[in-house]
Molecule: transfer RNA
Organism: Jeongeupia chitinilytica
């Protein structure tokens, strides 16, 4: 340099045009003599960045960035 995959909550991941979700973690309450477990409630997101298409884009298209894998060239 080329090709492919991945990028979404603190972590691990799902979702895939019409208000963004789960598990774990975190906060509060219930329960307990107390803790763990359990039950209930809550907070937490520029959906990698910038454009394009669209009435509407996290989703489709393009470029770029980052990570990973493969291939190639030079030394």
């Nucleotide at each position: 340099g080329c090709u492919g995959a991945u990028g979404u909550a603190g972590c691990u991941c799902a979702g895939g045009g019409g208000u963004a979700g789960a598990g774990c973690a975190c906060u509060c309450c219930c329960u307990u003599g107390g803790u763990a477990a359990g039950g209930g409630a809550g907070a937490g997101g520029u959906c990698g960045u910038g454009g394009g298409u669209u009435c509407a884009a996290u989703u489709c298209c393009c470029a770029c960035c980052a990570u990973c894998a493969g291939c190639u060239c030079c030394a």